[in-house]
Notes: The RNA shown here (Lysine riboswitch aptamer) has 173 nucleotides and comes from Rubeoparvulum massiliense. The organism belongs to Rubeoparvulum, within Bacteria. The coordinates come from a structure-prediction model, not an experiment, and the mean pLDDT is 78. The model forms 98% of the base pairs in the Rfam consensus. The RNAcentral record of the sequence draws on MGnify. Rfam family: Lysine riboswitch aptamer. Rfam links the family to the GO term lysine biosynthetic process. Rfam describes the family as follows. Riboswitches are metabolite binding domains within certain messenger RNAs that serve as precision sensors for their corresponding targets.
RNA sequence: GGCAGAGGCGCGAGGUUUAUGAGUAGUUACCUUGAGGAUGACAACGAUGAGAGGUAAACAAAAGGAUGCUUCGCCGAAGUGAUCAGCACAGUCAAGAUGUUGAUUGCUGGGGUUAUUCCGAAUAGGAAUAACACUGUCAUUGUAAAUCACCCCAUUUACAAUGGAGCACUACU
Numbered sequence: 001g002g003c004a005g006a007g008g009c010g011c012g013a014g015g016u017u018u019a020u021g022a023g024u025a026g027u028u029a030c031c032u033u034g035a036g037g038a039u040g041a042c043a044a045c046g047a048u049g050a051g052a053g054g055u056a057a058a059c060a061a062a063a064g065g066a067u068g069c070u071u072c073g074c075c076g077a078a079g080u081g082a083u084c085a086g087c088a089c090a091g092u093c094a095a096g097a098u099g100u101u102g103a104u105u106g107c108u109g110g111g112g113u114u115a116u117u118c119c120g121a122a123u124a125g126g127a128a129u130a131a132c133a134c135u136g137u138c139a140u141u142g143u144a145a146a147u148c149a150c151c152c153c154a155u156u157u158a159c160a161a162u163g164g165a166g167c168a169c170u171a172c173u
Stems, first nucleotide, its partner, number of pairs: 001173002004170002008075001010074007018066001026059003029055005036045001039094004078108011109135002112132008137164011
């Protein structure tokens, strides 16, 4: 260098089911008010009533996220911060937010619990940070056992303590 593996409530993606979202948003009708309504501009709409509020009735969602099942790709799996570039999003343009794709670079071995902050309709769930133990791996040290004719040394296994990080670790070549 190549190839194959291990960590386990292991990671990610797709499909599908169910509930939640929610009798919510929205549509229609009536009443009240009365000129604008989205970040800006333009166009269009608007006293034949914009927008807002209320009443009753009828209709009535969706997305994201979640559970179960299943398929696929895997073990820097993947996640996340920053910068740059692109795409999507409303009538057009610009900006912003959001989502998504790629490049560069930084951080994180892994899952869990708790707390704080943020996202979310949510007590579900997710993200970040911190703490706490757990776990895998390697290194160092120590103890015990086994192997070597005996001791030392060395090797292997188990346990304990301390510490490191995945561009790592192990087997083969």